Predicted 3D model of a 1524-nucleotide RNA (small-subunit ribosomal RNA) from a metagenome.
The RNAcentral record of the sequence draws on SILVA.
RNA sequence: AGAGUUUGAUCCUGGCUCAGAACGAACGCUGGCGGCGGGGUUUAGGCAUGCAAGUCGAGCGCGAAAGUCCCUUCGGGGACGAGUAGAGCGGCGAAAGGGUGAGUAAUAGCUCGUUAACGUACCUUGAGGACCGGGAUAAUUCCCCGAAAGGGGUUGUAAUACCGGAUGGAGCACGGCUGUCUUCGGGCGGCUAUGUGAAAGCGGAGGGAUCCUUCGGGACCUCCGGCCACGAGAGCGGACGAGCCCUGAUUAGCUUGUUGGUGGGGUAAUGGCCCACCAAGGCUUUGAUCAGUAGCCGGCCUGAGAGGGUGUCCGGCCACACUGGGACUGAGACACUGCCCAGACUCCUACGGGAGGCUGCAGUCGCGAAUCUUCCACAAUGGACGCAAGUCUGAUGGAGCCACGCCGCGUGUAGGAGGAAGGCCCUAGGGUUGUAAACUACUGUCGAAGGGGGGGAACCGCCGUAGUUGAAUAGGCUGCGGUCUGACUGCCCCUUAAAGGAAGCCCCGGCUAAACACGUGCCAGCAGCCGCGGUAAUACGUGUGGGGCAAGCGUUGUUCGGAAUUACUGGGCUUAAAGGGUGCGUAGGCGGUUCGUUAAGUCAGUGGUGAAAUCCAACGGCCCAACCGUUGAACUGCCAUUGAUACUGAUGGACUUGAGUGUGCUAGGGGUGAGCGGAACGAGUGGUGUAGCGGUGAAAUGCGUAGAUAUCACUCGGAAGGCCGGAGCCGAAGGGGGCUCACUGGGGCACAACUGACGCUGAGGCACGAAAGCGUGGGGAGCAAACAGGAUUAGAUACCCUGGUAGUCCACGCCGUAAACGAUGAGCACUAGGUGGUUGCACAGUGUGGUGUGACCGUCGUAGAAAAAUUGUUAAGUGCUCCGCCUGGGGAGUAUGGUCGCAAGGCUGAAACUCAAAGGAAUUGACGGGGGCUCACACAAGCGGUGGAGGAUGUGGUUCAAUUCGAAUCAACGCGAAGAACCUUACCAGGUUUUGACAUGCUGGGAUUAAUCCGCUGAAAGGCGGAGGAUUGCCCUUUCCGGGUGUAACCAGCACAGGUGCUGCAUGGCUGUCGUCAGCUCGUGCCGUGAGGUGUUCGGUUAAGUCCUUUAACGAGCGAAACCCCUAUUGCUAGUUGCCAGCGCGUCAUGGCGGGGACUCUAGCAAGACUGCCGCGUCCAAGUUGGAGGAAGGUGGGGACGACGUCAAGUCAUCAUGGCCCUUAUAACCUGGGCUACACACGUCCUACAAUGGUCGAUACAAAGGGCUGCGAAGCCGCGAGGCGGAGCCAAUCCCAUAAAGUCGGCCCCAGUUCGGAUAGCAGGCUGCAAUUCGCCUGCUUGAAGCCGGAAUCGCUAGUAAUCGCGGGUCAGCUACACCGCGGUGAAUAUGUUCCUGAGCCUUGUACACACCGCCCGUCAAGCCACUCGAAUUGGUCGCACCCGAAGUCGUAGUUCCAACCUGCUUGCAGGGGGUACACGCCGAAGGUGAGGCUGGUAAGAGGGACUAAGUCGAAACAAGGUA
Repeated sequence: AGAGUUUGAUCCUGGCUCAGAACGAACGCUGGCGGCGGGGUUUAGGCAUGCAAGUCGAGCGCGAAAGUCCCUUCGGGGACGAGUAGAGCGGCGAAAGGGUGAGUAAUAGCUCGUUAACGUACCUUGAGGACCGGGAUAAUUCCCCGAAAGGGGUUGUAAUACCGGAUGGAGCACGGCUGUCUUCGGGCGGCUAUGUGAAAGCGGAGGGAUCCUUCGGGACCUCCGGCCACGAGAGCGGACGAGCCCUGAUUAGCUUGUUGGUGGGGUAAUGGCCCACCAAGGCUUUGAUCAGUAGCCGGCCUGAGAGGGUGUCCGGCCACACUGGGACUGAGACACUGCCCAGACUCCUACGGGAGGCUGCAGUCGCGAAUCUUCCACAAUGGACGCAAGUCUGAUGGAGCCACGCCGCGUGUAGGAGGAAGGCCCUAGGGUUGUAAACUACUGUCGAAGGGGGGGAACCGCCGUAGUUGAAUAGGCUGCGGUCUGACUGCCCCUUAAAGGAAGCCCCGGCUAAACACGUGCCAGCAGCCGCGGUAAUACGUGUGGGGCAAGCGUUGUUCGGAAUUACUGGGCUUAAAGGGUGCGUAGGCGGUUCGUUAAGUCAGUGGUGAAAUCCAACGGCCCAACCGUUGAACUGCCAUUGAUACUGAUGGACUUGAGUGUGCUAGGGGUGAGCGGAACGAGUGGUGUAGCGGUGAAAUGCGUAGAUAUCACUCGGAAGGCCGGAGCCGAAGGGGGCUCACUGGGGCACAACUGACGCUGAGGCACGAAAGCGUGGGGAGCAAACAGGAUUAGAUACCCUGGUAGUCCACGCCGUAAACGAUGAGCACUAGGUGGUUGCACAGUGUGGUGUGACCGUCGUAGAAAAAUUGUUAAGUGCUCCGCCUGGGGAGUAUGGUCGCAAGGCUGAAACUCAAAGGAAUUGACGGGGGCUCACACAAGCGGUGGAGGAUGUGGUUCAAUUCGAAUCAACGCGAAGAACCUUACCAGGUUUUGACAUGCUGGGAUUAAUCCGCUGAAAGGCGGAGGAUUGCCCUUUCCGGGUGUAACCAGCACAGGUGCUGCAUGGCUGUCGUCAGCUCGUGCCGUGAGGUGUUCGGUUAAGUCCUUUAACGAGCGAAACCCCUAUUGCUAGUUGCCAGCGCGUCAUGGCGGGGACUCUAGCAAGACUGCCGCGUCCAAGUUGGAGGAAGGUGGGGACGACGUCAAGUCAUCAUGGCCCUUAUAACCUGGGCUACACACGUCCUACAAUGGUCGAUACAAAGGGCUGCGAAGCCGCGAGGCGGAGCCAAUCCCAUAAAGUCGGCCCCAGUUCGGAUAGCAGGCUGCAAUUCGCCUGCUUGAAGCCGGAAUCGCUAGUAAUCGCGGGUCAGCUACACCGCGGUGAAUAUGUUCCUGAGCCUUGUACACACCGCCCGUCAAGCCACUCGAAUUGGUCGCACCCGAAGUCGUAGUUCCAACCUGCUUGCAGGGGGUACACGCCGAAGGUGAGGCUGGUAAGAGGGACUAAGUCGAAACAAGGUA
């Protein structure tokens, strides 16, 4: 720091997604050790159990027991235990510490100030005091009530508990005098009068000099602790002010103690904090009120920063303690483990009553994706109490559990190649796992076992000692030495053994580092995005290998980043989302020149603060690190103060250029009202006139003989304004057009007189605002939604036609929207020009005029801008000011709320859900029922066919045991097949074989088992059996027999063979097609951000991208052409088997023969044709046209030759081949059958329908081929097919082999015929092992359909079509009428390119790119999802009104009762003071009632929306999308 994803490709806009970091996390797999941290985010849900706040005997009065010992009258008593335990009175603490974040949007928090408006126990300190009395009470004893909790009474006692009095400086209250400060309110001091007003001289230790004594001690002295009042301090708190502090306007008005005053009350203290009275204020678009959400901060995470997110742990503040209310005590509370009341819940109960509050530490249930031990210790730190020892302390220190996080360590190290085995892959050679292992040597971290050592410990106390205080060697205090105190801690070291105990997780298509095999077959599955999977998946699953991280690794969730994707730093608005329809104008924002003052903003210095921790730096401590410590820096902030004064602000003065006024001119469909006129149109009346008019692509509806249309005259009516008229003018926009008049707005120019910044913009607001629409009343000619009819159509609720009502017009009033567009807000300034138009002015001065200067309206264009298209002084350039608006597409401008409107509807305006795009501009193609140019048997002009018949053949379909397979628009269908009776043959049935019909290798056998022949069986194949004996080497024994060894065939076995089985969508090769169409590209250069363009376009020309000219292009390549073959002419050469003119011979006759090369011919070499020559025209050229010559003329005719590419075109069945599949079968053999079936449909042909014919007879002329398993002559036989025969020929020699149409002559006479030949019968021939399924041919007989063919459709432009025959391949034969060739005879037509089809180039539009067989819209039907409305129903919450009214404070001429003090006297009574309890009153929680607001849940039904491979109907949009 970027990357992926919209497209065929490109640039841009724009969203989605990824890579990073982090976490109080959770889940999956896995898990060795240690250190440091962290650990209920959910139900502020409920809680069993234990503990979490006590302490003090040096404040006080009481006061046990167990046990031991002693005594005893055996009942008991006493001593020690012990003034102990224990409870009580009293003091201090319990308001701290600890927990949680419900509430709280400000009574909170943070920062900075104020308190001249306040408090303070404990602590420190200063200077003082502590005198004399009194009455109770708890505990205790006894009695009573109660289940309990607890309560009542009696007796009786103490205090540092309580009370009275004295004193009383100071303090306080109210005064007086005075100094000083002041914010003018008062504060701080000094002097002074009056009033008020305290205590505990208590507790302890020691002493024994003096006094007293009950002989215990006390007074007294010393010391310590405590008490009272006051001053000061430190620390801690209360109160007040300012600034900052989330979201919503679909919350716009809120407020009555409300705002202020006066006087009171209350408080430590200010204050409507509370009360009485008075006034009517206070807050708010700079967002009040209301609603939602939320503890705040230091900080933490992220980020380059600015920011964004967050508030767990640690620290500060706040709030809360079952829920709500309340006070008491106290220095402090309205009090977490206090009290009272109400409520909910739980528990106990004897049913009468009681008890409780883990949001303390553990723990439990519940909730949940999820969060720990009912541990140890007060050793340390800190706290409470105490003189102290000490006690208490779930604070704290530690341990336990959890990989939850961060950090560190380990799981060995070195050597080790036969690169082992195994695994995986393989082109079978090998590669890889891999120095990895084994093996050898070594080491010993961690863990295990054993042992040792250190730190956290310093205090207190005790002992000793020195100093100080003191009368004191006592005691206290201070110091020093010694002694004492460890919950927890493998922290460190040493020793021992042994590589021994210690590696997983994710990923490997791209992004993104890392690939192979197998399995699977749109299945199973994956996926963060793009997307993988339909038989060769690097994307699924597994294996192997690899990559990454590592005691962890992945996934999920969340936050920031990337995202400049809310843009302050740092974005935009012509067309991508986005300028308000236009103006006026309020608040606000911004604002010309100059001088002064001020110092708010701004800048600088200084001071205070910004807690600590964190972050950062340096250094240091744990082996390192995490972690911790010390010091520094920083804390970007706030406040105060001193200064500066350029700019901004404020204020005062001046100016004229901005703005406005004035005077004089000026153009104009600017606006409003009134009047007037002509053309056209329709209607009415009358005349003329007759059969049609009208309308359309064509028609019809309609009008017309009751007289239309047409035409003439007169009359009526409404609307609109021809020519002028223009890219022209005016207006803010909407918009404005006959003429005249009246009223009226704005602009421009000239002059430079006046005002003196008066300006610009403009949230809200107000006004205007096309068309349509609405209301009321008019008007209504034409036009014309709706509607009716006629057409069109599959339909036609449309387009077309005939009619036609609202409306269009006028007046008044609404509506308030438009593609209200320049898709471009307003203002000011600056930044090249050229050229036109409208309209002013000036100058010179008469021309069709010139020069200059303004305003306005166009056009081209530079720089610049822009994604590009484009824009460009009328900016979309460069700047400034202000306003409006945008933030992916859809849902949706919808729902809902509000508001406006008579309504229609407008304005404001979401979300759920869903997609990975949607979009802009431009590029290349393709396409168009777009355009231009051009071509082709494309059409037209012609000739002949097909489609109808019969037959042949191929295909579909059907059938079948099988009818093998392939080919499917053109470009499948007489195609593969240039030959299916068997074979072929791949299909079917049956019978058989299994190393095989065929190839190679290995092992074993192998000397008769080979070749060959025979027999049996069988349909054959095959099976079984027999004869036979080739070739046979070497060694041994050798007479032979025989043995050993090796080997061919053969046999047995193993590898393997074999497959016309699948995939032509895995392939090679070959082929078809567009198309013999003229195209397709490259190099360099240039243009463009780029795709790409240019070149290859334009103008001509050509069959042609053929050539020429032009030209930011210049060249080149593949194609076209040419080169090649055949053919047309001529020459030369050569003459056998060909030829025969001339010369001979011979024959009835024939090149038959001798000869010949002249001719034909054969087959080799040459020539020839190149727009070369001439003319006309083309600006030139290329080239065209005409002509000459020539056998041939503009490519002479024909062929071969087929660019880049397209169709996943065809072929795995020619062949080859990857992969898959079969292996006693999907292989191989045989017999028979099938491929030849037959209601039917189609293609291609043949023969015909006849007289241009048929038939009979006679007769003429080819070319090109083939021939030894062959062609086969003559002759003979047969009506014939054919047979016999065998000459000749390996071929210019012989044969096939008679060419036919033609010509001549005869017959037929228009008829289903002397046309036509199907079908069928009989008799034959040939091939072949075989002719039934299923061959061809011959003869005789039979004699079907058919009389020229519907819609439609094919071929052909000259030696062509048409017509006629001949040959060949395949082949035993043949289904050949096919196919491939050959020659004979031999036409017609082309005016032309409008149309049909196809093609080429240029251009245009495009929403297409699988490219129009494209894309795509809506209803309906189905499924699913979320939402809206919804009768109603059920919750929550908020305020308001009223009722009831607990506890409690406060108030009260009330009632009851009472020790202290006072008074009186009857001496125990009364009264007073003071108090207790009650009563009443105000307020008051919970509760109740009522009407509402806001917000949820459920819901019959209704509605639209989104989504979903192959549903229905149409065809709306994209091309002129077929009606733009």